[in-house]
Context: one part of a larger RNA
Molecule: small-subunit ribosomal RNA, 3' major domain
Organism: uncultured prokaryote
RNA sequence: UGACGGGGGCCCGCACAAGCGGUGGAGCAUGUGGUUUAAUUCGAUGCAACGCGAAGAACCUUACCUGCCCUUGACAUCCUCGGAACUUGUCAGAGAUGAUUUGGUGCCUUCGGGAACCGAGUGACAGGUGCUGCAUGGCUGUCGUCAGCUCGUGUCGUGAGAUGUUGGGUUAAGGCCCGCAACGAGCGCAACCCUUAUCUUUAGUUACCAUCAGUUCGGGUGGGAACUCUAGGGAGACUGCCGGUGACAAACCGGAGGAAGGUGGGGAUGACGUCAAGUCAUCAUGGCCCUUAUGGGUAGGGCUACACACGUGCUACAAUGGCCGGUACAGAGGGCUGCAAACCUGCGAGGGGGAGCGAAUCUCACAAAACCGGUCGUAGUCCGGAUUGGAGUCUGCAACUCGACUCCAUGAAGUCGGAAUCGCUAGUAAUCGCAGAUCAGAAUGCUGCGGUGAAUACGUUCCCGGGCCUUGUACA
Numbered sequence: 001u002g003a004c005g006g007g008g009g010c011c012c013g014c015a016c017a018a019g020c021g022g023u024g025g026a027g028c029a030u031g032u033g034g035u036u037u038a039a040u041u042c043g044a045u046g047c048a049a050c051g052c053g054a055a056g057a058a059c060c061u062u063a064c065c066u067g068c069c070c071u072u073g074a075c076a077u078c079c080u081c082g083g084a085a086c087u088u089g090u091c092a093g094a095g096a097u098g099a100u101u102u103g104g105u106g107c108c109u110u111c112g113g114g115a116a117c118c119g120a121g122u123g124a125c126a127g128g129u130g131c132u133g134c135a136u137g138g139c140u141g142u143c144g145u146c147a148g149c150u151c152g153u154g155u156c157g158u159g160a161g162a163u164g165u166u167g168g169g170u171u172a173a174g175g176c177c178c179g180c181a182a183c184g185a186g187c188g189c190a191a192c193c194c195u196u197a198u199c200u201u202u203a204g205u206u207a208c209c210a211u212c213a214g215u216u217c218g219g220g221u222g223g224g225a226a227c228u229c230u231a232g233g234g235a236g237a238c239u240g241c242c243g244g245u246g247a248c249a250a251a252c253c254g255g256a257g258g259a260a261g262g263u264g265g266g267g268a269u270g271a272c273g274u275c276a277a278g279u280c281a282u283c284a285u286g287g288c289c290c291u292u293a294u295g296g297g298u299a300g301g302g303c304u305a306c307a308c309a310c311g312u313g314c315u316a317c318a319a320u321g322g323c324c325g326g327u328a329c330a331g332a333g334g335g336c337u338g339c340a341a342a343c344c345u346g347c348g349a350g351g352g353g354g355a356g357c358g359a360a361u362c363u364c365a366c367a368a369a370a371c372c373g374g375u376c377g378u379a380g381u382c383c384g385g386a387u388u389g390g391a392g393u394c395u396g397c398a399a400c401u402c403g404a405c406u407c408c409a410u411g412a413a414g415u416c417g418g419a420a421u422c423g424c425u426a427g428u429a430a431u432c433g434c435a436g437a438u439c440a441g442a443a444u445g446c447u448g449c450g451g452u453g454a455a456u457a458c459g460u461u462c463c464c465g466g467g468c469c470u471u472g473u474a475c476a
């Protein structure tokens, strides 16, 4: 100087407390461990692995296993020889592949040949998702959006080092004020950026419709530029104003005005560093290893197994509910290998059909909870939907292993969950639906979007994590 303490002081954080809803019990989905297996590819492992890499394993993907094949190789550069490239069939085979066969003779040319491509051969080489993340780059997680981490000069100390950065206030903040052997500065904080909340201006189609006309009653039409909205510019919030407290400071408390008030809400933004944290399987890369195989091709299988254990979720156990009928109101997105309307058809998944739309125009697309009416009456039920049988639809060469969905039948566990444990402070939790990426098909996951919309916070003694000062130490 640090680190540590079941030392002290001060202070923060959904850390506790106060509340609300869960998990832990059930069924299923999904990941992991374990076990099994020819293989169940690999990685991630306290917080910070476990709906994680994977924004989507039937084939492909695919790295694994089994069988069958190839050896200058599926891919790159160079050399030699031949042939344009390309293309139609047939046979064998699970296919890779092998055998055979049809058409075709192009472009440039100094007629030597050349360019692109294909085949054969020779070796230099290719190739490796093989090992090492404890050889590395890059990227990422975490402490933590915590308020810290340092430097120059000066001063003090033999020196390590100290001072500044400590102290008194205050703050979300090493943010600010005052003091001070310090005076300044840098990386962080804050602000500058995006979005949302108010107003104004410009513009007016595909969006809008107050006034006028007319209407088949739909802004459908003429028209309008007001309103909504869209998207460019601007204004607005700064403790600016008032009162109080305070050290005449910084600041804090209350108030006015205001759409918004003290960082208005949300996002992006992650200092010096820590964990030999994670990743050699995104990529790159040193070293090592394989080279008729640890490389390459192909068919089938596996990654989907199942006495079990754990994590994360979905659906429930019902009446604040289930079912039936009626009837409203979003936002944000996607669409040409695409989204697909009307209409017809099927109980339905769907099928036929193809208008319109590269979309403020058309379309996906009926939002759902809510509201109104009816029914059920506490029952393993008109709750719950697992499982299983049958019949189908769609995607796709192909749904057996192993897809999603529909209809009929079946109707399991489950009556609110032990010890324990998680999230959340406001348009939040809870609850309700909608969209998107990936994607032929395949979400209860993920990422967004809006609808309805709470309760509680006395307080900081305690648990956890963190910051500053101080103290002890036989630790570095």
Base pairs, nucleotide, nucleotide: 001476002475003473004472005471007470008469009468010467011466012465013464015460016459019424020423021422022421023420026315027314028313029312030311031310032309033308034306035305042053043052064301065300066299067298068297069296070295073125077124078123079121080120081119082118083117086103089100090099091098092097107114108113127290128289130288131287132286136284137283138279139278140277141275143273148187149186150185151184152183153182154163155162156161167178168177169176170175193267194266195265196264198235199234200233201232202231203230204229208224209223212222213221238261241255242254243253244252245251317417321376322375323374324373325372326371333364334363335362338357339356343352344351345350383414388409389408390407391406392405393404394403430452431451432450433449434448435447436446